[in-house]
Bacterial large signal recognition particle RNA from a soil metagenome, 268 nucleotides, folded computationally. RNAcentral holds the sequence, with entries from MGnify. Rfam family: Bacterial large signal recognition particle RNA. Its family is annotated with SRP-dependent cotranslational protein targeting to membrane, signal sequence recognition and signal recognition particle, plasma membrane targeting in the Gene Ontology. It is annotated as a non-coding RNA gene.

């Protein structure tokens, strides 16, 4: 140095949680690296730290130590960003309102703008008139009197010798009071109804028109600025809390890379 057979050892690891502590199992991150049984109201151990039963590899790319890298996780934070919850709070900022000024687009304007004067009309108030509406009354229709409305009055009753006459129930008809009624008609009453009507009034507050004066602006909208006003608490603001991400510190740390170390027996 090589071959054969063994042994140590290995056949995944890590994080948080949990635990007196260590593992398993459950969750998470890596990674591909055996089988069965036990196990979260947990299972099994004791710094030698899963237990029990098998299988494979086997002293080296695979075992042990160490260094570096570093996925990922945990802790803390006076970092930053966004969101959210609770409390507070004000106009000086946003949101809201009109006013003033500027500006852009557009419209009107010397065939005369804003403005002023005069007149008229409208708006507004009142009265009348007309209409509609409402309730009422009447007309009309129907119904409607056992007896104390009328007419006609069967039967029956009364008077009479008879002829004939009298009163008169029921029934029928008409009607009074009353009751009911669809539409229409008539009448007066009512008022926060209406008006191409008539009359009166107020104010020139607003709108419109006409005439005159006068001579260049006026109107709407978008934007900017200024001061003023207004507002629930909505934002901006303050305090406290939570979640996510980032940053900083710290801790554990897989995979990977480098270095080093490490048996026994036999044979050649």
């Nucleotide at each position: 140095c090589c071959g054969u057979g063994c042994u140590a050892g290995g056949c995944g690891g890590g994080g948080a949680c949990g635990u007196a502590g260590c593992g398993g199992a459950g969750c998470c991150c890596u990674g591909u690296a055996u089988u069965c049984g036990c196990a979260a109201u947990c299972c099994g151990c004791u710094c030698u730290a899963g237990c029990g039963a098998g299988g494979c590899c086997g002293a080296a790319u695979u075992c042990c130590c160490u260094u570096c890298c570093g996925a990922g996780g945990g802790a803390c934070g006076u970092u930053c960003g966004c969101c959210u919850c609770g409390g507070g709070g004000u106009c000086a900022g946003c949101c809201c309102g009109g006013c003033u000024g500027g500006u852009g687009c557009g419209g009107c304007g010397c065939u005369g703008a804003u403005g002023g004067c005069a007149c008229g009309g409208g708006c507004c108030c009142c009265g009348c008139g007309c209409g509609a509406u409402g309730a009422c009354g009447g007309u009309c229709c129907g119904u409607g009197a056992a007896u104390c409305a009328g007419g006609u009055c069967a039967g029956g009753u009364c008077c009479g010798g008879a002829a004939g006459g009298a009163a008169g129930c029921a029934g029928c008809c008409u009607u009074a009071a009353g009751c009911g009624g669809u539409c229409a008609c008539c009448g007066g009453c009512a008022g926060g109804c209406g008006c191409a009507g008539c009359g009166g009034g107020u104010c020139c507050c607003c709108c419109c028109g006409u005439g005159c004066c006068g001579g260049a602006g006026c109107c709407a909208u978008g934007c900017c600025a200024g001061a003023c006003g207004a507002u629930c608490a909505g934002c901006g603001c303050c305090c406290g809390g939570g979640a996510c991400g980032u940053c900083g510190u710290u801790u554990c740390g897989a995979c990977g890379a480098g270095g080093g170390g490490u048996g026994c027996a036999c044979g050649g």